Context: one part of a larger RNA
RNA sequence: GGCCAACGGCGGAUGCCUUGGCGCCAGAAGCCGAUGAAGGACGUGGACGGCUGCGAUAAGCCCCGGUGAGGUGCUGAACAACCUUCGACCCGGGGAUUUCCGAAUGGGGGAACCCACGCACGGUAAUGCGUGCGUACCGGUGCCUGAACACAUAGGGCACACGGAGGUAAGCAGGGGAACUGAAACAUCUUAGUACCCUGAGGAGAGGAAAGAAACCUCGAUUCCCUGAGUAGUGGCGAGCGAAAAGGGAACAGCCUAAACCGGAUGCGCGUGAUUGGGUGCGGCCCUAGCGUAUCCGGGGUUGUAGGAGUCUGUUUGAUCGUCCCGCAUGGCGAUCGGGGAGUUACAAAAGCCGCGGGUAGCAGAAGGGUCUGGAACGACCCGCCACAGAUGGUAACAGCCCAGUACGCGAAACUCGCGACCCUCCCUUACAGACCACCUGAGUACGACCGGGCACGUGAAACCCGGUUGGAAGCUACGGGGACCACCCCGUAAGGCUAAAUACUACCUGGCGACCGAUAGUGCACUAGUACCGUGAGGGAAAGGUGAAAAGUACCCCGUGAGGGGAGUGAAAUAGUACCUGAAACCGUUGGCCU
Numbered sequence: 001g002g003c004c005a006a007c008g009g010c011g012g013a014u015g016c017c018u019u020g021g022c023g024c025c026a027g028a029a030g031c032c033g034a035u036g037a038a039g040g041a042c043g044u045g046g047a048c049g050g051c052u053g054c055g056a057u058a059a060g061c062c063c064c065g066g067u068g069a070g071g072u073g074c075u076g077a078a079c080a081a082c083c084u085u086c087g088a089c090c091c092g093g094g095g096a097u098u099u100c101c102g103a104a105u106g107g108g109g110g111a112a113c114c115c116a117c118g119c120a121c122g123g124u125a126a127u128g129c130g131u132g133c134g135u136a137c138c139g140g141u142g143c144c145u146g147a148a149c150a151c152a153u154a155g156g157g158c159a160c161a162c163g164g165a166g167g168u169a170a171g172c173a174g175g176g177g178a179a180c181u182g183a184a185a186c187a188u189c190u191u192a193g194u195a196c197c198c199u200g201a202g203g204a205g206a207g208g209a210a211a212g213a214a215a216c217c218u219c220g221a222u223u224c225c226c227u228g229a230g231u232a233g234u235g236g237c238g239a240g241c242g243a244a245a246a247g248g249g250a251a252c253a254g255c256c257u258a259a260a261c262c263g264g265a266u267g268c269g270c271g272u273g274a275u276u277g278g279g280u281g282c283g284g285c286c287c288u289a290g291c292g293u294a295u296c297c298g299g300g301g302u303u304g305u306a307g308g309a310g311u312c313u314g315u316u317u318g319a320u321c322g323u324c325c326c327g328c329a330u331g332g333c334g335a336u337c338g339g340g341g342a343g344u345u346a347c348a349a350a351a352g353c354c355g356c357g358g359g360u361a362g363c364a365g366a367a368g369g370g371u372c373u374g375g376a377a378c379g380a381c382c383c384g385c386c387a388c389a390g391a392u393g394g395u396a397a398c399a400g401c402c403c404a405g406u407a408c409g410c411g412a413a414a415c416u417c418g419c420g421a422c423c424c425u426c427c428c429u430u431a432c433a434g435a436c437c438a439c440c441u442g443a444g445u446a447c448g449a450c451c452g453g454g455c456a457c458g459u460g461a462a463a464c465c466c467g468g469u470u471g472g473a474a475g476c477u478a479c480g481g482g483g484a485c486c487a488c489c490c491c492g493u494a495a496g497g498c499u500a501a502a503u504a505c506u507a508c509c510u511g512g513c514g515a516c517c518g519a520u521a522g523u524g525c526a527c528u529a530g531u532a533c534c535g536u537g538a539g540g541g542a543a544a545g546g547u548g549a550a551a552a553g554u555a556c557c558c559c560g561u562g563a564g565g566g567g568a569g570u571g572a573a574a575u576a577g578u579a580c581c582u583g584a585a586a587c588c589g590u591u592g593g594c595c596u
Base pairs, nucleotide, nucleotide: 001595002594003593004592005591006590007589008588009587015581016546017545020517021516022514023513024512025511026510027509029506030505031167032166039101040100041099042055043054044053046079049075050074051073061095062094063093064092065091066090070083071082072081106115107114108113116135117134118133119132120131121130122129137164138163139162140160141159142158143157144156145155172200173199174198175197176196182189186236212219213218223250224249225248226247233241234240254498255497256496257442261299262298263297264296265295266294267293268292269291270290277286278285279330280329281328282327283326284325304476306441307440308439310436311435312434313433314432315431318337319336320335321334322333323332324331338429339428340427341426342425343424352422354420355419356418357417358416359415360414362410363409368383369382370381371380372379384401385400386390392404393403394402447471448470449469450468451467452466453465454464457483478493479492480491481490482489533540534539553580556567557566558565559564
């Protein structure tokens, strides 16, 4: 030195475990913010570093409920001082306080700091000082003031619990918008209107009541699913891209304006009693009453089988009062009552009360003993019991009957959600039919040309929709569409607007589940984790779980400066001793044997 055996050291694999993750389902909820959010800084405890809570009233203050004997959160034991059946601690509901930063908003600023002004109050001999409130910007509304230029307007100022601003996981709509890649290269194309950026809105968003789809039959807003169908198409006809109708389902809901016409107000123009007008008829009376035009307000009206306005005719439910210059008659309008209808998501809109149900604390909840083994009984054996409960977890080994629970059932002072009734509010009270008339029915619009974009559709025979430039209609005997275009035929009525449900998602809450993981796995994080650490910064980003049933965590003695060890003791076990379950291998030793 090698091999073998035994025993160790180092090391932390493996097995077992799980406080943590991952995925899914269901329900509920789906916004927060100038009444100062989200997120932070700094404080706050008897002693207090971190976490949690809280805010100078600072691990808390007040009220109302629940519970019922202990309590002063975790790391963390002990100590000190206290609270508590006159109900503490804890749990739920409501309220108060809530420093400083942060949209941050008095001004500034290198966030958590600096410096103010006005008013009120406090304090000082006085100044300094302290406390409270207010003081940003933009929009809206109202008022005051007020140029060029007389009115006016612009501008300026003031007031207002009127609104906005910022945050937010995914989903949604809109405005912008790649490349790698694929095409076995690459340019059209594809990736893809994806990623990403911006804006906006909401519990959803978008869309939505046909200028539609069809095909000569018809359907009847939108959205979503299945199918149609990888079809019709499109495509360097390559790679690829890729519908729609019809059919079956989910859910269902329809409305409001513009205009014609009538009335009122205001501005401008023309108008002095002739005309016109004051609803009409007769008689009177009156005038800046009238006419035209523009704006605003109220009524009216909303569709394609065209509809509406206007004029006339016919039929048809009320009562009372007032008014339309005066009197009479007749009509119109308004109010009240009666009758009818509807409603808080659009079509107008808000509060209250009652009842029922749900949520936010909780309550109650059946049934087992003995012997043996063992450190320990939940095991074995013997004899029982409950079960609308034999889900699950814990308890010194495997527990229906030990504990927490589970099934079934019960419960709210307060706050809140939903449903229903009442109250309340709104609408109708005239509508319908016919005839005439030709007044209205959304214009720099539709549409054309050129150039782009979107449509499954790459310019194609390319309709349709959207945009830029340029030209530019008809107006109901009208206009658009039916995939170039024309005719016939059919369908619809653009150029204004609103609209629940069926659909998408899950940051947050509750419950449940898993041929999901089990500490190099599963989240980056089972533990002081977005921590330590790295980076100027944007940003990157760990490692690290396990004594034992219980600390019973080794009193005392000995060696040693100590670390550590030997006895003793605890424990079932100490080769379970806080470097702690198991304790593999590499690697390093001790002893013995054999060999060189």

A computed fold for a 596-nucleotide part of an RNA from a soil metagenome, annotated as large-subunit ribosomal RNA, domain I. Its mean pLDDT, the model's own confidence on a scale to 100, is 83. RNAcentral holds the full RNA, with entries from MGnify.